RNA sequence: UCGGGAGGUCGGGCAAUCGCUUCUUGGUGGAAUCUCGAGUUCGGGAUUUGCCAGGGGGAGGAAAGUCCGGGCUCCUACGAGCAUGAUGGUCGAUAACGUCGACGGGUAGAAAUACCGGGGGAAUGCAACAGAAAGAUACCGCCAGGCCGUAAGGUUUCGGUAAGGGUGAAAUGGUGGGGUAAGAGCCCACCAGAAGGCGGGUGACCGUCCUUCUCGGCAGCCCCAUCUGGAGCAAGAUCCAACAGGGUGAGGCCCUCAGUCCAUGGGGGCCGUGUCUGACUCGUGAUGCGAACACCCGGGUAGAUCGCUCGAGCCACCGAGCAAUUGGCGGCCAAGAUGAAUGAUUGCCCUUGGCGAUAACAUUGCCAGGACAGAACCCGGCUUAUAGACCUCCCGACAUU
RNA sequence: GGGGAUAUAGCUCAGUUGGGAGAGCGCGUGGAUCGCACCCACGAGGUCGGGGGUUCGAGUCCCCCUAUCUCCACCA
Numbered sequence: 001u002c003g004g005g006a007g008g009u010c011g012g013g014c015a016a017u018c019g020c021u022u023c024u025u026g027g028u029g030g031a032a033u034c035u036c037g038a039g040u041u042c043g044g045g046a047u048u049u050g051c052c053a054g055g056g057g058g059a060g061g062a063a064a065g066u067c068c069g070g071g072c073u074c075c076u077a078c079g080a081g082c083a084u085g086a087u088g089g090u091c092g093a094u095a096a097c098g099u100c101g102a103c104g105g106g107u108a109g110a111a112a113u114a115c116c117g118g119g120g121g122a123a124u125g126c127a128a129c130a131g132a133a134a135g136a137u138a139c140c141g142c143c144a145g146g147c148c149g150u151a152a153g154g155u156u157u158c159g160g161u162a163a164g165g166g167u168g169a170a171a172u173g174g175u176g177g178g179g180u181a182a183g184a185g186c187c188c189a190c191c192a193g194a195a196g197g198c199g200g201g202u203g204a205c206c207g208u209c210c211u212u213c214u215c216g217g218c219a220g221c222c223c224c225a226u227c228u229g230g231a232g233c234a235a236g237a238u239c240c241a242a243c244a245g246g247g248u249g250a251g252g253c254c255c256u257c258a259g260u261c262c263a264u265g266g267g268g269g270c271c272g273u274g275u276c277u278g279a280c281u282c283g284u285g286a287u288g289c290g291a292a293c294a295c296c297c298g299g300g301u302a303g304a305u306c307g308c309u310c311g312a313g314c315c316a317c318c319g320a321g322c323a324a325u326u327g328g329c330g331g332c333c334a335a336g337a338u339g340a341a342u343g344a345u346u347g348c349c350c351u352u353g354g355c356g357a358u359a360a361c362a363u364u365g366c367c368a369g370g371a372c373a374g375a376a377c378c379c380g381g382c383u384u385a386u387a388g389a390c391c392u393c394c395c396g397a398c399a400u401u
Numbered sequence: 402g403g404g405g406a407u408a409u410a411g412c413u414c415a416g417u418u419g420g421g422a423g424a425g426c427g428c429g430u431g432g433a434u435c436g437c438a439c440c441c442a443c444g445a446g447g448u449c450g451g452g453g454g455u456u457c458g459a460g461u462c463c464c465c466c467u468a469u470c471u472c473c474a475c476c477a
Stems, first nucleotide, its partner, number of pairs: 001397010012349007020058009030049008060372001064383002067381005072232004077284005085227004089103005105116004119223003124220001125218002139165002141161003144157005173191006192214006198207003236306004245297005251271008272289005299476003313332003317328004350370008402473007411426004420457001428444005450466005
């Protein structure tokens, strides 16, 4: 210098003018509500609100998709059980995770590096079509014996054979030699792989070595380990305004008292059943059986305040760790809207492209462009979209020293 | 803002242990009829919303994107 690869940061800047939202300071006057005093129209205080002037803050790396995880809030009186669902190499990080880091395995690459599947399988299930066989298999072929035939060859055997052909996504280790009627891990060498031993590692796993040996795929389903209640800030709490309620839903039996029987009412018991109750089941409990509660139909309102932003927070330094991350110390406070603010115009600069001036570079004039997108309770991730600019590191080739 | 569902032929919809892409209406051609309709026979018509992954194989299983539909607050 060229080519390849990994990671990170920013994502326009300044000024003027005019606006929006929120907080705050000062002034000012009116209104509303509450309250105190006087006591009948006055005064004082508090809160909210209007106007004027000044000051401070005001979108993002993804605010997005809502795909995971957590905080927070509400929904059970308690206990037990069982599902459903999710995840799946190991060790670690973390509030937690399906996330992240390091390591281990496989694939691709010359390398930097990138991507990928994921526990176990004894039994069970599946493998369409094709194919002889997808689980025990002989279609073609090869070989042997019998029979027929002069021969070529044909035919046959509950014969042998997986070396060759053919089918398929996948066919029972690969290459070479020996061996055999033909063949075959049948035997041998090398390679590949499995199981056991030994060694290394916290572990996944790895390894020259020793021994035995040579046929699988998927994971529905099952087993194992870990986790797992539901709803979501329109959660939920307080206040205010307005209106109109109606329907459906399970009780039954017995004892006793009111003189007796029926009815009615009070008390009690048993069974059943509703609710509390929140996927399901069981048990205990409380409460109810014209009452609670649930569901349905109908009616009214479209308001205010809180929740609401100081938090697993951000930045710098020092320490631990390969890293994710974490400990200490110091500093900082940085949107809180709700028919929903965070903007518009102009000028200069930055940057990209086009056209022109100059012989060319530098320079300069004109025109056009500068993305994706936008908070809605808050965090940690993942994924998706994104014009452009900058920085760091790694690998390879060439050249020079 | 937060939940849920759907997308398959022109229209309305089926499609389950993953292996054939289908039904009704509509459309075209032929028949039947004097002619039309009904009817009978045959036929055409599909990027299964888009992209990627798993698998030998995906409408179906997993992930991402797009579009459409739908539900919710408070008071009695």
Background
Model confidence (mean pLDDT): 76 of 100. This is a predicted complex of two RNAs, RNase P RNA and transfer RNA, with 477 nucleotides together. It holds a member of the Rfam family "Bacterial RNase P class A". It is annotated as a ribozyme.